[in-house]
c-di-GMP-I riboswitch aptamer from Methylococcaceae bacterium UBA4132, 86 nucleotides, folded computationally. NCBI's taxonomy places the organism under Bacteria, Pseudomonadati, Pseudomonadota, Gammaproteobacteria, Methylococcaceae. The sequence was found by an Rfam model in a public genome assembly. Its Rfam family is "c-di-GMP-I riboswitch aptamer". Rfam describes the family as follows. GEMM was predicted in a large-scale screen for bacterial structured RNA regulatory elements.
């Protein structure tokens, strides 16, 4: 350095739920809390999902399509990366 990679050590993140706050909403942030995670680090690029909505159609609503948004702990993809026994 490459492969491999633990019943090791030291650390890291934090689901549901609760509280406060921001947002029309999906959700975000902070505190508490741990179901889990070896990329549960980063990026909305592809698919899927969720929210809002102009116009058109329509008796009305929903779906599809358009626009804007959310989500990386749904599946892919890209970039980056800690410790380390045999």
């Nucleotide at each position: 350095u490459g492969g491999c990679a633990a019943u090791a050590a030291a650390g890291c993140u934090a689901a549901a739920c609760c509280u406060a706050u921001c947002g029309u909403a999906a959700g975000g942030u902070a505190g508490g809390g741990a179901c889990a995670g070896a990329a549960a680090g980063u990026u909305a690029c592809g698919g899927a999902u969720c929210c809002u909505u102009a116009u058109a159609c329509a008796a009305a609503u929903a779906c599809c399509a358009g626009a804007g948004g959310a989500a990386a702990g749904c599946c892919g993809a890209a970039c980056u990366g800690c410790c380390g026994a045999a």